[in-house]
Context: one part of a larger RNA
RNA sequence: CACCGCCCGUCACAUGACCCGAGUCGUCUGCACCCGAAGCCGGUAACCCAACCCGCAAGGGAGGGAGCUGUCCACGGUGUGGAGGGUGAGGGGGAUGAAGUCGUAACAAGGUAGCCGUUGCGGAAGCAGCGGCUGGAUCACCUCCUU
Numbered sequence: 001c002a003c004c005g006c007c008c009g010u011c012a013c014a015u016g017a018c019c020c021g022a023g024u025c026g027u028c029u030g031c032a033c034c035c036g037a038a039g040c041c042g043g044u045a046a047c048c049c050a051a052c053c054c055g056c057a058a059g060g061g062a063g064g065g066a067g068c069u070g071u072c073c074a075c076g077g078u079g080u081g082g083a084g085g086g087u088g089a090g091g092g093g094g095a096u097g098a099a100g101u102c103g104u105a106a107c108a109a110g111g112u113a114g115c116c117g118u119u120g121c122g123g124a125a126g127c128a129g130c131g132g133c134u135g136g137a138u139c140a141c142c143u144c145c146u147u
Stems, first nucleotide, its partner, number of pairs: 003110001005107001008103002011100001013097003018092003023087003027083008039072001041070004047065003052061003113134009
């Protein structure tokens, strides 16, 4: 490279990220209950025991122990919650991309001035209604400022 300009949205293609997601698979964790090893402590101890006490002795007592048992409790189990992660049919919007499709909404009064809010409608940009703004061109008039 200056209107043969600029530029908007849908659609199509591609790439990478994100969100949702029936489910599914690990992890961590709260609560309730079940089970309860070893061990400490407690109880008991008809069985066992040289030391202490009684007894000449037999035996008895004290003390201790095996065993049994109770509390605590690791692991494990059942039920029900929470957190975070992997994966996931499918769904969603957005980003980027040389160029593609449909139109042409905006930028000059962009050919219906534009924009804002809201409601409705439409392949898409958008269109229509209501209210608002001038950050609207043009023409006329008024007021003010500068020369």